The RNA shown here (transfer RNA) has 83 nucleotides and comes from Spirochaetes bacterium GWB1_59_5.
RNA sequence: GCCGGCAUGGUGAAAUGGCAUACACGGCAGACUCAAAAUCUGCUGCCCGCAAGGGCGUGAGGGUUCGAGCCCCUCUGCCGGUA
Numbered sequence: 001g002c003c004g005g006c007a008u009g010g011u012g013a014a015a016u017g018g019c020a021u022a023c024a025c026g027g028c029a030g031a032c033u034c035a036a037a038a039u040c041u042g043c044u045g046c047c048c049g050c051a052a053g054g055g056c057g058u059g060a061g062g063g064u065u066c067g068a069g070c071c072c073c074u075c076u077g078c079c080g081g082u083a
Stems, first nucleotide, its partner, number of pairs: 001082007010025003018066001026044006045056004059075005
């Protein structure tokens, strides 16, 4: 140089072009307990807003589409193959 793969919450990671975060772990709060562990319940991206609610968010930028994590193009990083 060329070819292929991967990039998603704090972590591992799922997701047929149709609710962005299933499921698990972690964290926080509560219940239980004399206290704790275990167990159970709830919550757990960012911004604006008194609230109701709204906007943004899948490595970066652009495109296609009514609609993109998913399809197309360019770029970045990592992994592998090849001369």
Lineage of the source: Bacteria > Pseudomonadati > Spirochaetota.